Record summary:
This is a predicted structure of a 412-nucleotide RNA (Bacterial RNase P class A) from a Desulfosarcinaceae bacterium. It matches the Rfam family "Bacterial RNase P class A". It is annotated as a ribozyme. A source record names the gene rnpB. RNAcentral holds the sequence, with entries from ENA.
RNA sequence: GGAGUAGACCAGACGAUCGCUGGAUCCAUAAAUCAAUGGAUCGGGAGGAAAGUCCGAACACCACAGGGCAGGGUGCUCCAUAACGUGGAGUCGUGGCGACGCGAAGGAAAGUGCAACAGAGAGCAGACCGCCGUGGAUAGGCCUUACCUUAAUUUUUAAGGUUAGGUUUAUAAACGGUAAGGGUGAAACGGUGCGGUAAGAGCGCACCAGUUCUUCGGGUGACCGGAGAAGCUAGGUAAACCCCACCUGGUGCAAGACCAAAUAGGGAAGCGUUUGAGGGCUGCCCGUCCGAUGCUUACGGGUAGGUCGCAAGAGGUAUCGAGCAAUCGAUAUCCUUAGAUGAAUGAUCGUCGCCCGUUUUUAGGGUAACUUGAAGACGGGAACAGAAUUCGGCUUACGGGCUGCUCCGGCC
Numbered sequence: 001g002g003a004g005u006a007g008a009c010c011a012g013a014c015g016a017u018c019g020c021u022g023g024a025u026c027c028a029u030a031a032a033u034c035a036a037u038g039g040a041u042c043g044g045g046a047g048g049a050a051a052g053u054c055c056g057a058a059c060a061c062c063a064c065a066g067g068g069c070a071g072g073g074u075g076c077u078c079c080a081u082a083a084c085g086u087g088g089a090g091u092c093g094u095g096g097c098g099a100c101g102c103g104a105a106g107g108a109a110a111g112u113g114c115a116a117c118a119g120a121g122a123g124c125a126g127a128c129c130g131c132c133g134u135g136g137a138u139a140g141g142c143c144u145u146a147c148c149u150u151a152a153u154u155u156u157u158a159a160g161g162u163u164a165g166g167u168u169u170a171u172a173a174a175c176g177g178u179a180a181g182g183g184u185g186a187a188a189c190g191g192u193g194c195g196g197u198a199a200g201a202g203c204g205c206a207c208c209a210g211u212u213c214u215u216c217g218g219g220u221g222a223c224c225g226g227a228g229a230a231g232c233u234a235g236g237u238a239a240a241c242c243c244c245a246c247c248u249g250g251u252g253c254a255a256g257a258c259c260a261a262a263u264a265g266g267g268a269a270g271c272g273u274u275u276g277a278g279g280g281c282u283g284c285c286c287g288u289c290c291g292a293u294g295c296u297u298a299c300g301g302g303u304a305g306g307u308c309g310c311a312a313g314a315g316g317u318a319u320c321g322a323g324c325a326a327u328c329g330a331u332a333u334c335c336u337u338a339g340a341u342g343a344a345u346g347a348u349c350g351u352c353g354c355c356c357g358u359u360u361u362u363a364g365g366g367u368a369a370c371u372u373g374a375a376g377a378c379g380g381g382a383a384c385a386g387a388a389u390u391c392g393g394c395u396u397a398c399g400g401g402c403u404g405c406u407c408c409g410g411c412c
Base pairs, nucleotide, nucleotide: 001408002407003406004405005404006403007402009400010399012352013351014350015349016348017347018346020045021044023042024041025040026039027038028037029036047384051395052394054393055392056391057390058389059252060251061250062249066286067285068284069283071248072247073246074245075244076090077089078088079087080086091105092103093102094101095100106243107242111241112240113237114236128182129181130178131177132176133175134174138170139169140168141167142166143165144164146162147161148160149159150158151157152156190208191207192206193205194204195203209233210232211230212229213228214227215226216225217224218223256308257307258306259305266299268297269296270295271294278290279289280288281287315334316333317332318331319330320329321328322327354381355380356379357378358377359376360375361374362373363372364371365370
């Protein structure tokens, strides 16, 4: 100097003018209360993601909130938390040279399923090519007997052919053995070597790997390391169904509470009145509760206004202590620090700051190109994006600087 990786932080500041809005106090309209309108003073007014609505909870209601099933969720260990599918620290696996990142990380010997094509065969496997054994149609060679032909010829010898027999070599069909070698495939029922065999095979042995069991050491544990036994060798996939362990009531601030007003306290049908119709416990069953001028079904009519809920909390900040950390405890301190409801939190100007570019002066470095620091000038820019019950997380979008660590290159 370049390229990466992890962490926390900021999200412009100050001033002026005008404007919007909540709260507290006071005054006036206006005579009591409440409320409304106007004025004055004081003090407030979007985020680190307010987004997504993916999880969890607080809170509210379902009269009580019981049991079981279904459904849903989580899935290595320990710890943290109100809880979580979250966080911290680890173990194992995996990507990367590395700093670091990612993991949907229990069970395949409970069962069912799936894996194109190729291949004999893809998990109760399997014989295509091969190898071995029995077998001996067939073919060739050699030897012997008999006969014929030819040549030579003293006897007979040599060559060829045919028949019969013997021997030898190579083998077909068929039957049996084999899974070591070859082939197919992403993957073929442990691997290497030696022995053994008709040929082979964990068939046996040595070493290695896996599985099960025994045991020693370290660790809270997941797990790590060591020793031994058994020839036991059981593929992949559960982000397929499933099994196992643990957790789980429902609906949600448009929850819900109160006030006011209006209408048609409408008619019809069905069931029922303690031998319980119907309804609630928001999927089903049990159980339980409510229930009689009752309940249900469909039709028809009226209202859509106002107030509360609404912000002081699993709260923020600082210091100390415990802990590797997440986090917890103690002490002190802060909070008239948004609360709108068709939805306020804004606009303009000036100065400074931040970032980018051009350039001037100055102190250095360098052969040069250029470069470091300081002080100025000019021009430009400022991302993602708006609370709506609240809080703890996760995910996504994005501008700027800071800090730690890793790798590469150069110089001293």

Of the family's consensus pairs, 98% are formed in the model. Its mean pLDDT, the model's own confidence on a scale to 100, is 78.